[in-house]
Description
Transfer RNA from Nannocystis exedens, 76 nucleotides, folded computationally.
RNA sequence: GGGGGCGUAGCUCAGCUGGGAGAGCAUUGCGCUGGCAGCGCAAAGGUCAGGGGUUCGAACCCCCUCGCCUCCACCG
Numbered sequence: 001g002g003g004g005g006c007g008u009a010g011c012u013c014a015g016c017u018g019g020g021a022g023a024g025c026a027u028u029g030c031g032c033u034g035g036c037a038g039c040g041c042a043a044a045g046g047u048c049a050g051g052g053g054u055u056c057g058a059a060c061c062c063c064c065u066c067g068c069c070u071c072c073a074c075c076g
Base pairs, nucleotide, nucleotide: 001072002071003070004069005068006067007066010025011024012023013022019056027043028042029041030040031039032038049065050064051063052062053061
């Protein structure tokens, strides 16, 4: 320098053919218990890496940029 993959909640990740932004764990509250643990119920938590474009509509398609991983090439 070139190719490919990844970036979504605090963490690990899902998200189908473009239309509802979600799960588990963690956190908080309530209940069960004398209390803890545990279990149950509920709540809160998001710039979908950033910007632009296409579209009635974008996490998803296109372009640019940033970061990480990986392969190839070059350099001894």
Rfam family: tRNA. By type it is a transfer RNA. From the family's description: Transfer RNA (tRNA) molecules are approximately 80 nucleotides in length. NCBI's taxonomy places the organism under Bacteria, Pseudomonadati, Myxococcota, Polyangia, Nannocystis. RNAcentral holds the sequence, with entries from ENA.